Annotation
Transfer RNA from a soil metagenome, 75 nucleotides, folded computationally. Its Rfam family is "tRNA". Gene Ontology term of the family: triplet codon-amino acid adaptor activity.
RNA sequence: GCCCUCGUAGCUCAGCCAGAAUAGAGCAGCCGACUUCUAAUCGGCCGGUCGCAGGUUCGAAUCCUGCCGAGGGCG
Numbered sequence: 001g002c003c004c005u006c007g008u009a010g011c012u013c014a015g016c017c018a019g020a021a022u023a024g025a026g027c028a029g030c031c032g033a034c035u036u037c038u039a040a041u042c043g044g045c046c047g048g049u050c051g052c053a054g055g056u057u058c059g060a061a062u063c064c065u066g067c068c069g070a071g072g073g074c075g
Base pairs, nucleotide, nucleotide: 001074002073003072004071005070006069007068010027011026012025013024019058029045030044031043032042033041051067052066053065054064055063
C1' cells in the first nucleotide's frame, strides 16, 4: 500500500437485500413486591446523535462514498 470482517445502551449482542408510531434483548444500575433480614424470584424504571461526515430516497441502524478505530489476510 491492497483486500476482508467488525464498530448499535455502562458490558455482551440481535436487528442490517430500507417501510409506521417512541431502535430491542440479556446482564449491570435504581425503585417496588415477596421474606424476620439477605439471597433467589417477580414487576417496573433508567440508559442510545446506531463510530464520524456526506450522498441516494417520500423514508436510512440498514444502500453508496470518504474518513477514524479494532481484528485478520496479502505484498